Model confidence (mean pLDDT): 75 of 100. The RNA shown here (Bacterial RNase P class A) has 404 nucleotides and comes from Streptomyces peucetius.
Order: sequence, then structure tokens, then C1' cells
RNA sequence: CGAGCCGGGCGGACGGCCGCGUGAGGUCCCGACAGGGGGCUCCCGAGGAACGUCCGGGCUCCACAGGGCAGGGUGGUGGCUAACGGCCACCCGGGGUGACCCGCGGGACAGUGCCACAGAAAGCAGACCGCCGGGGGCCUCGGUCCUCGGUAAGGGUGAAACGGUGGUGUAAGAGACCACCAGCGCCUGAGGUGACUCAGGCGGCUAGGUAAACCCCACCCGGAGCAAGGUCAAGAGGGACCGCCGCAAGGUGGUCCUGCGCGGACGCAUGAGGGCUGCCCGCCCGAGUCCGCGGGUAGACCGCACGAGGCCGGUGGCAACGCCGGUCCUAGAUGGAUGGCCGUCGCCCCGACGACCGCGAGGUCCCGGGUGCACAGAACCCGGCGUACAGCCCGACUCGUCUG
Repeated sequence: CGAGCCGGGCGGACGGCCGCGUGAGGUCCCGACAGGGGGCUCCCGAGGAACGUCCGGGCUCCACAGGGCAGGGUGGUGGCUAACGGCCACCCGGGGUGACCCGCGGGACAGUGCCACAGAAAGCAGACCGCCGGGGGCCUCGGUCCUCGGUAAGGGUGAAACGGUGGUGUAAGAGACCACCAGCGCCUGAGGUGACUCAGGCGGCUAGGUAAACCCCACCCGGAGCAAGGUCAAGAGGGACCGCCGCAAGGUGGUCCUGCGCGGACGCAUGAGGGCUGCCCGCCCGAGUCCGCGGGUAGACCGCACGAGGCCGGUGGCAACGCCGGUCCUAGAUGGAUGGCCGUCGCCCCGACGACCGCGAGGUCCCGGGUGCACAGAACCCGGCGUACAGCCCGACUCGUCUG
């Protein structure tokens, strides 16, 4: 210098004008004095993913005798964590010269299923060609054809053809037998918390893949979600009391209570319906439940911004992470604010000539131009994962080349 591989970080800056939202403080107007509205000033006002809503948890409400059957999820080992399908470290397998990366990584001697195309044959295999032997025909005596057998060594197909190499053996062959190697199972010893690794011995000669197919094994799993949930106000209709008007029927105003009307179906203990996870048994609650039509209210506040919180330092740990101390905290909309324009600068891209530095590959600077500057945007809150992203910055490491 080039190529690469990991980790971390940034995600334009400043100023002016106009505008929006929460909050605070004055001020003006209206007012039935409860409040409402306008204007001014000040503070604050999206993200690394706020996104997808894929996991996990907090929080809230409902439920919380029990049993069985279904269902869903996870899947090497050890740790971290509030928890996880997340993270860290290690093991095993695979890839790369390497830094490093990838793995949906339990079980295929419990059982069942499947294995496309090609191929003769795809699972207690399989004779298409070939090789070998017997019999027969033809013959130009070299062979060739038919048939009956043997054979998995060779060819060919395939992702995969029932260990590999060498030898013995044989008509030709074959773990039929032998040696070594690979692999499988069992035993023993050693190391490790463990996954597992290493060493030795024995066995039969060999065992295909697929569980992101059923299935088996181990472990885990209540339901619904901030439109959760709570408080207040209002409300159609009805009831009670009081005042006024009226001879009366009644009308009207106020206060309080309840929370509308009509129709239909089922049921009222011979029990509808509801809850307990989907179902069954069983248990509990139980007098209302469901449907249709019409009408009314449809506002305010809490939840809701201090939290498994950020930063700095120390400390334990390889690390994820834990502990201790200090310090900081500033979105909260609800038809849903966080924006627009201009200027200067920055970065990037393009063009064109030069200048400087360096032996060189190359680097830096000057000039002009650019409707170039991404992805995207809170909605109860956190921890993750996944996905999108113009352009940059920093650090560690690897390989190659050159120079000293």
C1' cells in the first nucleotide's frame, strides 16, 4: 500500500423568520364566579432502529379443589438474567491459507412412513453391461449366437449402490480368510463441574439418509390486555320530597335516588347462564342470560413518565453480568405536536487544470457545479431478536506485496 475479518461509535452544526404540542409565570376578555377563551415570556419536545409486533417480563383485571386427555413451546454443556426462543464462555460438526465465520446441535437398535429424476436395482437390495463355468447351434476354427447357472472385483446411473488399501483364495469372485486403516458398539483407566476428550483392550466385519415427517424422551406453559383498569361528571326514562300555578285533572321549577323504552327466546332450584386453559369428569357461583329494534351519553382526570434507568469511578469475573460509591433525569400527543423557509459552514458526488509531499503504490490542497445528505418516526413501560439505513469515524487482528 492492497485485499479482508471482527468490535465499537456518529447519524449533520450554528444563526434568523414563521408555526405546532406539554408545562410554568404574568396579562387581557367573557362569566351564572364553577370555569372558559385570547395574547406574551420562559423551559422542554423522537430513534438507533421510536419500525415489525416475533419472543420474554413488569403492571392491571378475571380466575386460582383436583384428575385425565388434547394443545403450544424449547432442545449440545456450563453460566448470566426479572425472564426469554436472548447473551457469554466452552464442546462437537462444517467452511476458510488466515484473522474468523456458520450450525432449526436430544433420539433413526421403540415403532411407522418417505427417498424425486436417473438407474437393472433405493432397504431384511440389485445381474443392465462385463467376468467365469456347463450344455447346444453356426463357423472362414480366430470366434459368434442361444440357454442354464455362479459372481457385487470392474463399467455405467445417482445426493446416496451395503467399509477402504494390499494380499491369500477361486473357474471367476466375495470379510470367505488375513494384515493395516477408517468407523460402530461395549469394557477399563486418566483429565474435565459438564458437553466431551485422550489412551488401552475386546467384539462382530460395517451399520444409508430423513424427526424444519408422524413419533419418542426431558423440561417449560392459566386467560385477556393501557380501548387493561379506576374515579368523577352527564344522560334518555322512572320514583320520592319541597315550592309555585290551578276548583280539579294536571303543569312547572328545585333537591335526592335509580340508570332507558319496546318486542322475542330460554330459565327461575326438575336450575338458564357463568367461572375453573380447549375438551371430559368433577367442583364453585348462580336469577337472570341472550337476540333484535328505537333512544340517550359519548366529556374530564388518574393509570402516565424515577425506571430490572443513563453516565462516571472503583471492585469481582475470561466474558455475559454482578456489587459498591458518586452524579444526572428534560417528550407525553389522543384525528394524534416535534415542522417549513432562508443564510453560513460541514460531509459526499461530479468536472477541470494545476501545486505540494513521498523512491514508489498513493496522499493532501486549490477552483467550479449539484432540488446530493439516508432509513424512518413515540402512544403503558422495559429486556431482546429481526429488518431498513446516504455517508462517515475509531480500535484490534489476518493474508499478500514492497521497502528498511

It matches the Rfam family "Bacterial RNase P class A". Its family is annotated with dimeric ribonuclease P complex, ribonuclease P activity and tRNA processing in the Gene Ontology. The family's RNA type in Rfam is ribozyme.